[in-house]
Annotation
Predicted 3D model of an 83-nucleotide RNA (c-di-GMP-I-GGC riboswitch aptamer) from a Bacillota bacterium. It matches the Rfam family "c-di-GMP-I-GGC riboswitch aptamer". Clan: c-di-GMP_I riboswitch clan. Rfam links the family to the GO term cyclic-di-GMP binding. Lineage of the source: Bacteria > Bacillati > Bacillota. The coordinates come from a structure-prediction model, not an experiment, and the mean pLDDT is 91.
């Protein structure tokens, strides 16, 4: 440095539920663990969800709203067996 122990010390928290905020997707906070070694941060790329505004007679379409806990990617970083 790769790597990741049935190791230590710690750390985050799925679904659900309350409350707030939101059109909605979600979010944020509290209680709660399914899991996570980057489950730290960051929407560049893809991918998904949402559909107010906008556009269409309608049916529908469309992100500028969103998900970092889908996948690459970019930084930053605890610990230290075994190879």
């Nucleotide at each position: 440095u790769c790597c990741g122990a049935c190791a230590a010390a710690g750390g985050c928290a799925a679904a659900u539920u309350c409350a707030u905020c939101g059109a909605a997707a979600g979010a944020u906070g509290a209680a709660g663990a399914c899991g996570c070694a980057a489950a730290g941060c960051c929407u560049c790329a893809g991918g998904c969800c949402u559909a107010a505004a906008c556009c269409g007679c309608a049916a529908g379409g469309c992100a500028u709203g969103g998900c970092a806990g889908c996948u690459g990617g970019g930084u930053u970083g605890c610990c230290g067996a075994a190879g």